[in-house]
Context: one part of a larger RNA
RNA sequence: UGACGGGGGCCCGCACAAGCGGUGGAGCAUGUGGUUUAAUUCGACGCAACGCGAAGAACCUUACCUGGGUUGGAAAAUCCUGGAAUCUCCCAGAGACGGGAGAGUGCCUUUCGGGGAGCCGGGUGUCCAGGUGCUGCAUGGCUGUCGUCAGCUCGUGUCGUGAGAUGUUGGGUUAAGUCCCGCAACGAGCGCAACCCUUGUCUCUAGUUGCCAGCGGUUCGGCCGGGCACUCUAGAGAGACUGCCGGUGUUAAACCGGAGGAAGGUGGGGAUGACGUCAAGUCCUCAUGGCCCUUAUGCCCAGGGCUACACACGUGCUACAAUGGCGACUACAAAGGGCUGCGAGACCGCAAGGUUUAGCCAAUCCCAAAAAAGUUGCCUUAGUUCGGAUUGAAGUCUGCAACUCGACUUCAUGAAGCCGGAAUCGCUAGUAAUCGCGGAUCAGAACGCCGCGGUGAAUACGUUCCCGGGCCUUGUACA
Numbered sequence: 001u002g003a004c005g006g007g008g009g010c011c012c013g014c015a016c017a018a019g020c021g022g023u024g025g026a027g028c029a030u031g032u033g034g035u036u037u038a039a040u041u042c043g044a045c046g047c048a049a050c051g052c053g054a055a056g057a058a059c060c061u062u063a064c065c066u067g068g069g070u071u072g073g074a075a076a077a078u079c080c081u082g083g084a085a086u087c088u089c090c091c092a093g094a095g096a097c098g099g100g101a102g103a104g105u106g107c108c109u110u111u112c113g114g115g116g117a118g119c120c121g122g123g124u125g126u127c128c129a130g131g132u133g134c135u136g137c138a139u140g141g142c143u144g145u146c147g148u149c150a151g152c153u154c155g156u157g158u159c160g161u162g163a164g165a166u167g168u169u170g171g172g173u174u175a176a177g178u179c180c181c182g183c184a185a186c187g188a189g190c191g192c193a194a195c196c197c198u199u200g201u202c203u204c205u206a207g208u209u210g211c212c213a214g215c216g217g218u219u220c221g222g223c224c225g226g227g228c229a230c231u232c233u234a235g236a237g238a239g240a241c242u243g244c245c246g247g248u249g250u251u252a253a254a255c256c257g258g259a260g261g262a263a264g265g266u267g268g269g270g271a272u273g274a275c276g277u278c279a280a281g282u283c284c285u286c287a288u289g290g291c292c293c294u295u296a297u298g299c300c301c302a303g304g305g306c307u308a309c310a311c312a313c314g315u316g317c318u319a320c321a322a323u324g325g326c327g328a329c330u331a332c333a334a335a336g337g338g339c340u341g342c343g344a345g346a347c348c349g350c351a352a353g354g355u356u357u358a359g360c361c362a363a364u365c366c367c368a369a370a371a372a373a374g375u376u377g378c379c380u381u382a383g384u385u386c387g388g389a390u391u392g393a394a395g396u397c398u399g400c401a402a403c404u405c406g407a408c409u410u411c412a413u414g415a416a417g418c419c420g421g422a423a424u425c426g427c428u429a430g431u432a433a434u435c436g437c438g439g440a441u442c443a444g445a446a447c448g449c450c451g452c453g454g455u456g457a458a459u460a461c462g463u464u465c466c467c468g469g470g471c472c473u474u475g476u477a478c479a
Base pairs, nucleotide, nucleotide: 001479002478003476004475005474007473008472009471010470011469012468013467015463016462019427020426021425022424023423026318027317028316029315030314031313032312033311034309035308042053043052064304065303066302067301068300069299070298073128077126078125079123080122081121082120083119086103087102088101089100090099091098107116108115109114130293131292133291134290135289139287140286141282142281143280144278146276151190152189153188154187155186156185157166158165159164170181171180172179196270197269198268199267201238202237203236204235205234206233207232210228215225216224217223241264244258245257246256247255248254320420324379325378326377327376328375329374336367337366338365341360342359345356346355347354348353386417391412392411393410394409395408396407397406433455434454435453436452437451438450439449
């Protein structure tokens, strides 16, 4: 100087407390351990691994296993040689691959023999290719974490033999090393804040979205004429700064209350992550040193596996019902996506879906039904009209192909489950809880993920205690 303390002081955070809802019990989904297996590819392991890499394993993916093939190789360089390229068909085979037949000749140049570029096939050797093989404890890059915590440093000066100190400590204050005052310090940098995006109010500009707002027509639909006033859309501005008033305060910084205001004291949300820590993670995104393989640890193919199942754990979904379930009727969103696409309407089917095709490169058409809510009827506390697992049968769709191993529909079947031990998690407001909608990936395949809106709470006395963190101080046989 740090680090540590079941030392002290001050302070903060859904850290506790006060509340609300969960997990832990059940079934299923998913990841992991373990076990099994020819293989169940690999990585990730307290917080910070475990719905994680994977925003999508039937083939492919795919790295694993079994079997079949291949060796200058699937692609790239040089040389030689043949043929344009390319397309079609047949045989054998699981396919890779092997064998055979046919069609077909382009561009530039030419002395019409040919030559050249490009592409395809074959051959010879060579400098080689190739490796998701090892080492993240050789690395770059990227990322997690402490932590959006308020810290981390430097120049000059001063003090100290020196390590180093001072500044950065102290008194106030703040979300903040934020600001003020003081001070052997005076300044400065990286962080904080602000500048950026979004949302909340208003104005202007604009009008193939919106409006009977006011007028006319109407098949009653902004549908038509007409109009941009409003809503909206998307561009430009205004607006909030402790600016004003009162009080407290050291005449300061600031705090408390008030006015005006759509909004106050960082308005709400986001992006933004200092010096560094964990030899944290990643050699399987990529790049790369070293090591290793080179008729194989490379490459091609078929099938299988990654989907196994006595168990154990994590994360979720659905429930155990009456604030509910079922039937009928009837409202109100936002944000997105759409041309090998979204697909209206009509018809067929109980349905998944099918047939046909209108419209739309989309503020214009479509996906599209929002759901919870509301009105009304039935059910009456029961393993039930709760719950839907499991299983049987019949189907639909995608796709060469749903056996291993897809999703969905219908009929039948109806399991566990009556609110969950010890323990443990999230959340302070348009939040929790609850309800649906969309998107990426994607042929198909979400209860996951990323977004969107609808309905919409309770509680916070307080900082003694648990956890994490900041500053000062103290002890130390630790570095």